RNA sequence: GCAGGUGGAUAUGCAGUUGCUGUGUUUUUGCACAGAGGAAAGUCCGGACACCAUAGGGUAUGAUGGUCGCUAACGGCGACCCGCCAAAAGGCGAGGGAAAGUGCCACAGAAAAUAUACCGCCCGGUAUCUGAUAUCAGAUGUUGGGUAAGGGUGAAAAGGUGGGGUAAGAGCCCACCGCUCCUUCCGUGAGGAUAGGAGGCACGGCAAACCCCAUCAGGUGCAAUGCCAAAUAGGUAGGCGUUUGAGGGUGACCCGCCCGAUGCCUACGGGUAGGCAGCAGGAUUUAGUCAGCAAUGACUAAACAAGAUAAAUAACUGCACUCGACAGAAUCCGGCUUAUUUCCACCUGCUGAU
RNA sequence: CGGGGCGUGGCGCAGCCUGGUAGCGUACACCCUUGGGGUGGGUGUGGUCGCUGGUUCAAAUCCAGUCGCCCCGA
Repeated sequence: GCAGGUGGAUAUGCAGUUGCUGUGUUUUUGCACAGAGGAAAGUCCGGACACCAUAGGGUAUGAUGGUCGCUAACGGCGACCCGCCAAAAGGCGAGGGAAAGUGCCACAGAAAAUAUACCGCCCGGUAUCUGAUAUCAGAUGUUGGGUAAGGGUGAAAAGGUGGGGUAAGAGCCCACCGCUCCUUCCGUGAGGAUAGGAGGCACGGCAAACCCCAUCAGGUGCAAUGCCAAAUAGGUAGGCGUUUGAGGGUGACCCGCCCGAUGCCUACGGGUAGGCAGCAGGAUUUAGUCAGCAAUGACUAAACAAGAUAAAUAACUGCACUCGACAGAAUCCGGCUUAUUUCCACCUGCUGAU
Repeated sequence: CGGGGCGUGGCGCAGCCUGGUAGCGUACACCCUUGGGGUGGGUGUGGUCGCUGGUUCAAAUCCAGUCGCCCCGA
C1' cells in the first nucleotide's frame, strides 16, 4: 500500500434577527431559561404502570430449547462447550428427543428402512451341442439355492482400509481407524482425556412435519385508569298549578294586554362536550473506587425544566470548513432488527521499500 | 395506539395448509375457417413466484427479517 475482519466514536459549527411550544418571574408587554434521535423508525420481544379476573390444579393455545452466569424481565447480553464455514483474523448455529407413536423421502434405482436381489459371482438339478471315452470336461439355455465383495441409481444404500478365510462371499475372524456403553481422572456444568475395560457394531434422514419432554405466559392496554363537570334530553324525589291561572312574553317597575296545561319550579343522581391528573427525578446519566475473565453489580460525588392534544422545535442573514447521510418525541423503560454520514483503533493475509 | 390480510406471465386469479411438474381465463403472435371482418377452432411466446437470509437432498410453498399495498377496531 492492497484485501479482509472486529470494536468504538461522531452526527456541520458559531453569531445575530423574527417566530412557535413549555416553565419561572414580574405583571399584561414583556424579561429570563429550556426545547428530538442514535436510531425518536419497524412495533419484533421483555417489563414498569393501570383496570378487570383470580383458592389450588388442569386443558387448550402460543413462545422458548447446549451449559453456567447476568438481569426487574426477555426470544436480550456475557463467558464457555460442541458442530459447521473460512487460508487466517474471525463468523454462523430454532444447539432437547428420530430407541414413545404417526407421517414423508419426488425422479431414478433391485431395494428408501421389521432390508432387498436387476446385472454380476458361486453351488446343485435338467435339456441341447462339442471334445474325450469306465464314472469326465467345456459352452449355451432353463430351474432351485447361496451371496452382498464388484457394477449401476440416488441428496441419502445398512461402519471404513488391509489381511485371513470361503464354493463364492460376508465383522465370519484379525489388525488399525471410527462408533456405542461402563469405570477412572479433570471441570460447578455443557463436556474433555494420547487413561482402563466391555461390545462386532444394534437403531438412514426430516421434528423451521404432526408430535413427545422441559421451561415460561391470566386478560386488556395510557383512547389503561382516577377526579372535576356545561347545554340538551331522559331518570328519582319534593313543591306549585289547570277559568279561583303556576309560569312565560312586553316593560325600569305596577296595572293592562298576549301566550298558557302529560305544564312549571327546585334538589339529587348517572352521564356527554370540555377540563385536570396519569405525564417526565428515573430499573436515569456522567465520573471515580471496589468485586467479577466478562455481561453486570455495590458504594461515593455531581448533573438532570422537551412534554403537545390538531399537536412546538422553524424561517432568514452572516462567517467558517472537510459542504453536512438516515431521519422527527406522543405513558415510560431494557433489548433486538432495519436505514444511514464521517472518522479512529486493533487484528489477519499478501506485497513493496529501508 | 393496537390487530388482520395480500404480493405468482401485460391484466385478473389458482397452486402454498400436506415441500419435488408453476397452471387457468383474458391479452399478444401465427395458422385454419370467410369474398373481407368478427365469432369459432388450433399452435405458440411470455413468469427474478416483492426482496434478503435460513431449515432441507430439494422452497412459490416451511421459518426469520425486510419493502410495498389494502382493510379493521378503540
Two RNAs folded together computationally: RNase P RNA and transfer RNA, 428 nucleotides in total. Rfam match: Bacterial RNase P class A. Rfam classes the family as a ribozyme. Its mean pLDDT, the model's own confidence on a scale to 100, is 78.